This is a predicted structure of a 404-nucleotide RNA (Bacterial RNase P class A) from an Alphaproteobacteria bacterium. The coordinates come from a structure-prediction model, not an experiment, and the mean pLDDT is 77. Its Rfam family is "Bacterial RNase P class A". About the family: Ribonuclease P (RNase P) is a ubiquitous endoribonuclease, found in archaea, bacteria and eukarya as well as chloroplasts and mitochondria. Rfam classes the family as a ribozyme. It is recorded under the gene name rnpB. The source organism's lineage runs through Bacteria, Pseudomonadati, Pseudomonadota and Alphaproteobacteria.

[in-house]
RNA sequence: CCAGAUGGUUGGACGGCCGCGGGCGGCCGCGAGGUCGCUCGAGGAAAGUCCGGGCUCCACGGAAGCAAGAGUGCCGGGUAACGCCCGGCGGGUGCGAACCCAGGGAAAGUGCAACAGAGAGCAGACCGCCGACGUCUCCUUCACGGGGACGGGCAAGGCUGAAAGGGUGCGGUAAGAGCGCACCGCGGCCUCGGUAACGAGGCCGGCUGGCAAACCCCACUCGGAGCAAGACCAAAUAGGGGCGGCACAUGCGUCGCCGGUUCGCCGGAGGUGCAUAGGCUUGUUUCCGAGCCGCCGCCCGGGUCGGUCGCGCGAGGCGUCCGGCAACGGACGUCCCAGAGGAAUGGUCGUCGCCCGUCCGCAAGGGCGGGGCACAGAACCCGGCUUACAGACCAUCUGGCGCA
Numbered sequence: 001c002c003a004g005a006u007g008g009u010u011g012g013a014c015g016g017c018c019g020c021g022g023g024c025g026g027c028c029g030c031g032a033g034g035u036c037g038c039u040c041g042a043g044g045a046a047a048g049u050c051c052g053g054g055c056u057c058c059a060c061g062g063a064a065g066c067a068a069g070a071g072u073g074c075c076g077g078g079u080a081a082c083g084c085c086c087g088g089c090g091g092g093u094g095c096g097a098a099c100c101c102a103g104g105g106a107a108a109g110u111g112c113a114a115c116a117g118a119g120a121g122c123a124g125a126c127c128g129c130c131g132a133c134g135u136c137u138c139c140u141u142c143a144c145g146g147g148g149a150c151g152g153g154c155a156a157g158g159c160u161g162a163a164a165g166g167g168u169g170c171g172g173u174a175a176g177a178g179c180g181c182a183c184c185g186c187g188g189c190c191u192c193g194g195u196a197a198c199g200a201g202g203c204c205g206g207c208u209g210g211c212a213a214a215c216c217c218c219a220c221u222c223g224g225a226g227c228a229a230g231a232c233c234a235a236a237u238a239g240g241g242g243c244g245g246c247a248c249a250u251g252c253g254u255c256g257c258c259g260g261u262u263c264g265c266c267g268g269a270g271g272u273g274c275a276u277a278g279g280c281u282u283g284u285u286u287c288c289g290a291g292c293c294g295c296c297g298c299c300c301g302g303g304u305c306g307g308u309c310g311c312g313c314g315a316g317g318c319g320u321c322c323g324g325c326a327a328c329g330g331a332c333g334u335c336c337c338a339g340a341g342g343a344a345u346g347g348u349c350g351u352c353g354c355c356c357g358u359c360c361g362c363a364a365g366g367g368c369g370g371g372g373c374a375c376a377g378a379a380c381c382c383g384g385c386u387u388a389c390a391g392a393c394c395a396u397c398u399g400g401c402g403c404a
Stems, first nucleotide, its partner, number of pairs: 001400010012352007020041009043375001047386002050384005055226004069222005074088005089103001090101004104217002109215002111211002126158002128154003133151007166184006185207001186205008230309004240300007249276007257268004278293006316335008353373004357368004
């Protein structure tokens, strides 16, 4: 320098003017409100709403357990928790840095394997190999031998397939075959190392494929709904309940009198004006009541409209140090950082930066022009995952080339 791997940061900058949302304050105003100032005002994903929690209500309730359903699945650690993260193990890919893996159980059971193929779960014989063994036969010839056919033997090679039942080699054999042996693989046991997954070594066993993102088995986890959760205040109208009144009465206004007084008014009896809705049944009639319906007034209660809270000091941000390989944890210091309701966070101008186009120049660089500066937009909050993302930068590492 080129090509890559992993992790992380950033996501145009500054200023002027105008504007928007929240909070605080000053001034003006009886009030409604007006006006001025200060301050705060999107993200790494605010997104998808996939997983885990906080919080709230509901249900159940001694705890645990059982059934059903859903989910998770190597080991150890982290965490409030997780299906997340970190560190390992095993397998696979890559020259490598590194990356990928639903990674428990297939001798508990059920099931599946299209097409092709001879044969695919009590494996199989199409081509092929053999001619040991049995029968028949031919040549030679009577003795050894040689050839052929059938029965038969075999599973090495070919063929089909995603997969043909351990692999390679030597021996063995008529040909073959774990038939025998060595190594590798597989399974079991033992020893050693490791917290463990697992690894290494030794001995034994000739060795009985795959699929569980098929049912299933095993172990573990999980009550449900969600801020439109939920709590509080509370109008008109119409229902509900209670009390009082309905004419010798009640309510309101007004006038003076008496008493009290915190000098605002309060209480009592009275004069006067105005307004008013009573009806039915019944207790022997009246007096005096009782019940029902209606009307008037006051009060209470529930829901609705509406309003307030929930609502942002939090598993919080930043810095330093300590423990830990790390995820993460702890101590100390420091900061306060949107809130809300269909929803503010914007517009414009100038300068600069970057990208694109074009012109000049050998080049470094310079001029001009217009355009662009990704993905995106909080709505109860937090931890993750996933997805989107122009460009720029940093750290560590790998491979190659060159130079010293």